Transfer RNA from a Thermoplasmatota archaeon, 77 nucleotides, folded computationally.
Model confidence (mean pLDDT): 83 of 100.
The source organism's lineage runs through Archaea, Methanobacteriati and Thermoplasmatota.
Its Rfam family is "tRNA". Gene Ontology term of the family: triplet codon-amino acid adaptor activity.

RNA sequence: GCCGCCGUAGCUCAGCCUGGUAGAGCGCGUGCUUGGUAAGCACGAGGUCGCGGGAUCGAACCCCGUCGGCGGCUCCA
Numbered sequence: 001g002c003c004g005c006c007g008u009a010g011c012u013c014a015g016c017c018u019g020g021u022a023g024a025g026c027g028c029g030u031g032c033u034u035g036g037u038a039a040g041c042a043c044g045a046g047g048u049c050g051c052g053g054g055a056u057c058g059a060a061c062c063c064c065g066u067c068g069g070c071g072g073c074u075c076c077a
Base pairs, nucleotide, nucleotide: 001073002072003071004070005069006068007067010026011025012024013023020057028044029043030042031041032040050066051065052064053063054062
């Protein structure tokens, strides 16, 4: 230098192919329950979908550029 994969809630990830209200588990908060904890149950908070741009009525999803991580390949004697 080239190619591929990954980046989404505090953490681990799904959703992307095939555009149409952003999700799960764990964690966190409140309540119920208990003599009190743990466990269990109910409810809730929490997101610039890495960043910028484009096409579209509409983008986490398509296109272009770019940053970071991982892997592979290649060049120079």